[in-house]
RNA sequence: AUCUUAUUAAGAGUGGUGGAGGGACUGGCCCUUUGAAACCCAGCAACCUAUUUGAUUAAAUAACAAUUUUAAUUGAUAUUUAAAUGAAUGUGGUGCUAAUUCCUGCAGGGUUAUCCUGAAAAAUAAGAA
Numbered sequence: 001a002u003c004u005u006a007u008u009a010a011g012a013g014u015g016g017u018g019g020a021g022g023g024a025c026u027g028g029c030c031c032u033u034u035g036a037a038a039c040c041c042a043g044c045a046a047c048c049u050a051u052u053u054g055a056u057u058a059a060a061u062a063a064c065a066a067u068u069u070u071a072a073u074u075g076a077u078a079u080u081u082a083a084a085u086g087a088a089u090g091u092g093g094u095g096c097u098a099a100u101u102c103c104u105g106c107a108g109g110g111u112u113a114u115c116c117u118g119a120a121a122a123a124u125a126a127g128a129a
Base pairs, nucleotide, nucleotide: 002128003127004126005125006124007123008122013041015040016039017038021031022030023029025105027103028102042097043096044095047093048092050089051088052087053086054085056083057082058081059080060079061078062077064075065074066073067072068071101121106118107117108116109115
């Protein structure tokens, strides 16, 4: 760099270093010397992971009760394992911390301006070749 799936209206800094750009791209509109990017610290979130826990299903084992063919069937219970799942914590891997992904581009619908819906593009996570 490519493909698949999911999410993108919530959340999070009056910190330190730094010293002019930044918001992916187009067109806008913004942020920024009252300090941009970047780095550090702090924080947010819960995608993967880890731990704890609830209920469900399946299997195995154990003892119990009932039934009858007396060694089997059924029922409910307990323990263990596995699967998918809900919740909590925030260990580890990422990510994020102006504005809905800032709006927009393409298609459809209503409309005086304009609005609504979906896609595309983009970002992030997990997985695949």
Source information
The RNA shown here (SAM riboswitch aptamer (S box leader)) has 129 nucleotides and comes from Clostridium gasigenes. It matches the Rfam family "SAM riboswitch aptamer (S box leader)". Rfam describes the family as follows. The SAM riboswitch is found upstream of a number of genes which code for proteins involved in methionine or cysteine biosynthesis in Gram-positive bacteria. The source organism's lineage runs through Bacteria, Bacillati, Eubacteriales, Clostridiaceae and Clostridium.